[in-house]
Molecule: transfer RNA
Organism: Candidatus Roizmanbacteria bacterium
RNA sequence: GGACUAGUGGUGUAGUGGCCUAACACACCUCCCUGUCACGGAGGAGAUCGCCGGUUCAAAUCCGGUCGGGUCCG
Numbered sequence: 001g002g003a004c005u006a007g008u009g010g011u012g013u014a015g016u017g018g019c020c021u022a023a024c025a026c027a028c029c030u031c032c033c034u035g036u037c038a039c040g041g042a043g044g045a046g047a048u049c050g051c052c053g054g055u056u057c058a059a060a061u062c063c064g065g066u067c068g069g070g071u072c073c074g
Base pairs, nucleotide, nucleotide: 001073002072003071004070005069007067010026011025012024013023018057028044029043030042031041032040050066051065052064053063054062
């Protein structure tokens, strides 16, 4: 330098054009339970989807650029 791949709450993932005002698990907070902790139960906060632009009536999802990561080639 080139090709491919994935960037989504704190962490790991799902969602691949409209029904999603983004879901699940763990973690976190509050309450219940308990003599206390843990376990268990109920509820809650937290991501506008790496960034910029484009296509579309409509984009996390498609396209281009860019940034950092991974794999391969030179």